[in-house]
Molecule: SAH (S-adenosyl-L-homocysteine) riboswitch aptamer
Organism: Kushneria indalinina DSM 14324
RNA sequence: CCGCCCGAGGGGCGCUGCAGCAGGGGCACGGCUCUUGCGAGGCUCGGGAUGGAUACACCGGAUUCAACGGCGCCCGCUAUCU
Repeated sequence: CCGCCCGAGGGGCGCUGCAGCAGGGGCACGGCUCUUGCGAGGCUCGGGAUGGAUACACCGGAUUCAACGGCGCCCGCUAUCU
C1' cells in the first nucleotide's frame, strides 16, 4: 500500500438511478451486450485480525482533530438576526 471485518462522520421519509450485485435472453462467448429487480456512506477518518505486495528507517508520547456525501421534505443540535 492492496484486500477483509468493525466503528464514526446527527436522524427520518420519499424520488431518480451511476457503479455494483442477482435473475433472464443474445453474441463474434477469456468477455461483451440487451432486459428485469435491488440499489445515494460505494467516500473519508479511526480501530482490528490476517493474507499478499513493496520499501528502509522504525517505535512511543503529546497536541490538534475532520473534510465530503444527487434531488425534495421533515426532525434534532449549535450560532446569529427579528